Transfer RNA from Spirochaetes bacterium GWE1_32_154, 77 nucleotides, folded computationally. Model confidence (mean pLDDT): 80 of 100. It matches the Rfam family "tRNA". About the family: Transfer RNA (tRNA) molecules are approximately 80 nucleotides in length. Lineage of the source: Bacteria > Pseudomonadati > Spirochaetota. The sequence was found in a public genome assembly.

[in-house]
RNA sequence: GGCGAUGUAGCUCAGCUGGUUAGAGCACUCGGCUCAUAUCCGAGGGGUCAUUGGUUCAAAUCCGAUCAUCGCUACCA
Numbered sequence: 001g002g003c004g005a006u007g008u009a010g011c012u013c014a015g016c017u018g019g020u021u022a023g024a025g026c027a028c029u030c031g032g033c034u035c036a037u038a039u040c041c042g043a044g045g046g047g048u049c050a051u052u053g054g055u056u057c058a059a060a061u062c063c064g065a066u067c068a069u070c071g072c073u074a075c076c077a
Base pairs, nucleotide, nucleotide: 001073002072003071004070005069006068007067010026011025012024013023019057028044029043030042031041032040050066051065052064053063054062
């Protein structure tokens, strides 16, 4: 340099064929339970869906470019 995969909450991930409100577990905060802590139960906060442009009535989802990470590969030496 070329090819491919991945990018969604603090972390790990789901999200089907584009369709009305973007989710789970853990973590965090508050409350309950307990003599107390942990466990457990309930509630809550937390998101520019990597960035940007496009297609569409409608985009996390489709298309282009860019960025980052990982893998494979070529060249040089």